[in-house]
Molecule: transfer RNA
Organism: Planctomycetota bacterium
RNA sequence: GCUCCUGUCGCUCAGCGGUUAGAGCAGGCGGCUCAUAACCGUUAGGUCGCGGGUUCGACACCCGCCAGGAGCA
Numbered sequence: 001g002c003u004c005c006u007g008u009c010g011c012u013c014a015g016c017g018g019u020u021a022g023a024g025c026a027g028g029c030g031g032c033u034c035a036u037a038a039c040c041g042u043u044a045g046g047u048c049g050c051g052g053g054u055u056c057g058a059c060a061c062c063c064g065c066c067a068g069g070a071g072c073a
Base pairs, nucleotide, nucleotide: 001072002071003070004069005068006067007066010025011024012023013022018056027043028042029041030040031039049065050064051063052062053061
């Protein structure tokens, strides 16, 4: 330099172009317990990597960047 893959709450990941963007873990609060853990209930947390485009409508499709990974030279 070229090709491909990935980028979504703190972490690991879901998410047919249409809803309110979800789950588990972690965090807060409460319950249980003599107490801690486990367990149960509840709650907060997201500019969906960035900028454009297509579309009535984009996390999703297209283009360009950025970051990480793999391969080929």